[in-house]
RNA sequence: CUGUGACAACGGCAUACCCGCCGCGAGGCGGGGACGCAAAGCCUCCGGUCUCCGGCGCAGGGAGAUAGCGGGGCUACCGGA
Numbered sequence: 001c002u003g004u005g006a007c008a009a010c011g012g013c014a015u016a017c018c019c020g021c022c023g024c025g026a027g028g029c030g031g032g033g034a035c036g037c038a039a040a041g042c043c044u045c046c047g048g049u050c051u052c053c054g055g056c057g058c059a060g061g062g063a064g065a066u067a068g069c070g071g072g073g074c075u076a077c078c079g080g081a
Base pairs, nucleotide, nucleotide: 002081004079005078012037013036017032018031019030020029021028022027035068041074042073043072045071046070047069048066049065050064051063052062053061
């Protein structure tokens, strides 16, 4: 540098649910809690899904959410090759 991941080491993250706060909402943040995760670290570029606005409308449009839906980009610990 490339590729890979075991019932290894040092460690990490945290689903559902509960409490508090924020948001019209999808949801977010903090605390508790662990279903899981080898990128469950970061980024909405592409597709999906969801919410809101508007609309006669499940059309076309606008604004958002989801990185733990998938793809893509960037970065990274340890072990083996």
Source information:
A computed fold for an 81-nucleotide RNA from a Pseudomonadota bacterium, annotated as c-di-GMP-I riboswitch aptamer. Its mean pLDDT, the model's own confidence on a scale to 100, is 86. Its Rfam family is "c-di-GMP-I riboswitch aptamer". From the family's description: GEMM was predicted in a large-scale screen for bacterial structured RNA regulatory elements.